[in-house]
Molecule: RNase P RNA; transfer RNA
Organism: Candidatus Rokuibacteriota bacterium
Formats: sequence, C1' cells, structure tokens
RNA sequence: AGAGAAGGCUGGACGGUCGCCGGCCGCGGCAACGCGGCGGGAGGAAAGUCCGGGCUCCGCAGGGCAGGGUGCUGGCUAACCGCCAGGGGGAGCGAUCCCACGGACCAGUGCCACAGAAAGCAGACCGCCGCGCGCAAGCGCGGUAAGGGUGAAACGGUGAGGUAAGAGCUCACCAGCGGCGCGGGUGACCGCGCCGGCUCGGCAAACCCCACCCGGAGCAAGGCCAAAUAGGGGAGCAAUGGCGUGGCCCGCGCCGCUUCCGGGUUCGGCCGCUGGAGACGCCGGGCAACCGGCGCCCUAGAGAAAUGACCGUCGCCCACCAGGACCCGGCUUACAGGCCUUCUCUGGCG
RNA sequence: GCCCCCGUAGCUCAGGUGGACAGAGCAGCGGUUUCCUAAACCGCGUGCCGGGUGUUCGAGUCACCCCGGGGGCACCA
Repeated sequence: AGAGAAGGCUGGACGGUCGCCGGCCGCGGCAACGCGGCGGGAGGAAAGUCCGGGCUCCGCAGGGCAGGGUGCUGGCUAACCGCCAGGGGGAGCGAUCCCACGGACCAGUGCCACAGAAAGCAGACCGCCGCGCGCAAGCGCGGUAAGGGUGAAACGGUGAGGUAAGAGCUCACCAGCGGCGCGGGUGACCGCGCCGGCUCGGCAAACCCCACCCGGAGCAAGGCCAAAUAGGGGAGCAAUGGCGUGGCCCGCGCCGCUUCCGGGUUCGGCCGCUGGAGACGCCGGGCAACCGGCGCCCUAGAGAAAUGACCGUCGCCCACCAGGACCCGGCUUACAGGCCUUCUCUGGCG
Repeated sequence: GCCCCCGUAGCUCAGGUGGACAGAGCAGCGGUUUCCUAAACCGCGUGCCGGGUGUUCGAGUCACCCCGGGGGCACCA
C1' cells in the first nucleotide's frame, strides 16, 4: 500500500428569535380563564409484537390428562427461544465465521419418489468364473460382488496373500463402531493403551421417547366517582345441570346461563402512570456475561395525541431509518454519512 | 394500544400423512359455425405458491424471520 476479519461510538453542535405540549410559581378574576416568569419535552432502533419478566384481575393458582416450548456442557440473570465462556462438527491460507448440536443398536411405528437388479429381516442387469449343451453365435444351471451402470444414498478404504473367479476369506496400515483400563477436566469431552472382523444407511424442523420448563388473560388489565333507564321482550340449554375467561376431569365456590332485539351513559372525571431489575462516575471481584460497594443525578408522561421554522458561526452541502402510549430485559428487522480500536493475509522498502 | 385470521393463474377457490408436469370454474386467446356479433363446439396458454433463510436427496406443504391485507375489543342495567 492493497485485500479482508472482529468490536465500539456517533447519527449535527453552539447562540438568538418566533411557535407547539405538560408541570410549578406569582398577579388578576367568584369561576372558566388570561398575563408574566422558571424549568422540562422521543430512539438507536421508540418499530415488528417474536421471546421473557414485573404489574393487575380471574376464590387459591392446587392435582392429573391433553397441549405448547426448550434441547452439547458450565455459568450469568427477576426470567428467557437471551448473553458469556468452553466442548464437538463444518468453512476459510489466516484473523475469524456458521451450527434447532439429546435419542434412529439394546422402546416402538412410519417414510426414502423417479431411476435402478436391489432402498431395509437387501439384491444380481451387464460383467467375471466353473460345469453342461451347441460347429458357432449363444443358451441353461450354479458361484461371485472386485469392475461397469442407476441413484441423494448401494453394507468400510488402500495394498498384499488367497481363489476357478472372488469376497474381512486372511493379514498389514488407515478410518469408524462397541467394550475394558489408565490419565486430564466441575462437565460436555479429550489423550493413550488393549481387545472384538464388529464394518447393519438416512430422515425425529415425521409420529414418538427421554430430561427440564409453562395456569389463563391482558393497562380497552383493574379500582373509585359521577350521570341515566323499560332492571323489558324473543329463542335455546338446564339441576346425573349451568356458571365462576384455561381444552377436559378432579377439587373449591356460586345458582341460573348463552344469544338476539330493545333501553341508558355520550365517547365523562380521577387513580393505575412512571423513581426504575434506573442513568452516570470511581473502586473491588470475575477470562467474560455479570455482581457488589460508594458517590452523584432526576431525565416525557398526554387529550386521538406536543419536538417545528428562520437567522448567525463551526462543520459542510442539509442530512439515514424513523415518533413513546403501563414498564423493563432481550431478539429480529430498517438505517445516508462520519469516526475510533484490535487483528489477519499478500506485496514493497528499511 | 392489545388480540386473532388470511396470502396459490387476471378473479373465485382446491391442493390427506413432503415425491413425476401444482389443478378446477369463470375470464382471456386461436379456430369452426354466421353476412356480422352473441351463444354453442374444439383447442391453447397463463403461476419465482407474498418474499427470504434453513431442515431434507427433494418444500405449495415443515421450521424461523420479514412484507402486505382483513377482522374484533368502551361502560351501565
């Protein structure tokens, strides 16, 4: 210098003027409200609502079945399908990246289309070999699975021996599987040695099995206040019943319930509603995720819903994706441009 | 805001447990018939299965993530 890998930060700044939405204070006013002042006012994803938790209600959130989720190991956490560290497998020269990664031999069932001889208690089309027949081409019977061919996948690979031809049939090495022993590690697992010719696939994001976890609904949850009426009618079900928000049963509680038509409130007020697993700084523990201590700060909370415009300077060509609605931890997705750190490979120069 | 459902040809819909080339009706196009049109008859084409990634030998189908569309939800008695 070129080509890459990983991670982090930012996403206009400052000043002025005019607006928008809440809060507090002062003055005026019976009040509604008006005027003035002070202070606050979106994000890295506020998003998708994909996970998890807090909170609230369902009497308790109890037992069983069903259903759903997770799935290498250890740790972190309020919890998780998250994060960190490690193991194993795969890709790359490498930095590094990817993996839903339990079980398909000792539970069972199922599927593997087409092609092919044969696809799951395997099998023989061509070929090779032997025997018989035939003048021959070839035919019949048998052996074989080395070679060809089919397929995503064909029951170890290479070499030697062996044989009629062959074959783990035998042997050496390699690969895999299983068993035993020793050593290391909390563990997943790894290393070494010995033995067994054992060499009998794949799919569980197919049913399923195993281990662990999960009650349901959601702030339009839920509570209080105010106002108002026809507390009415039809249909259906019904006390071995119905309802209490879960699909079913048990247990517990209550005695009508569901649906349609009609009536009222008039889109009413207050609480929940933001101070929290909170942000920042320092110190300590830990490889890290994270945890602990101390200090300091208060930082939107509304009503169908507020953040903008202009000017000046810097910067530089006007800025990307995008707007809270109960809150928080994650994941995922969208994102113009700019900056920083660490590392790898190749080439050149010293 | 919260919850639920759907996406296959131009339109409306099928596509059990993954498997040959994804089908049906209407519409469209061409032809026959007619002086012409309609109707009728014959024939034909039409698809990234909303998009992407993965599992599998193989995905419309299974899993995950996005995109688009639709529906429901105030209180009292």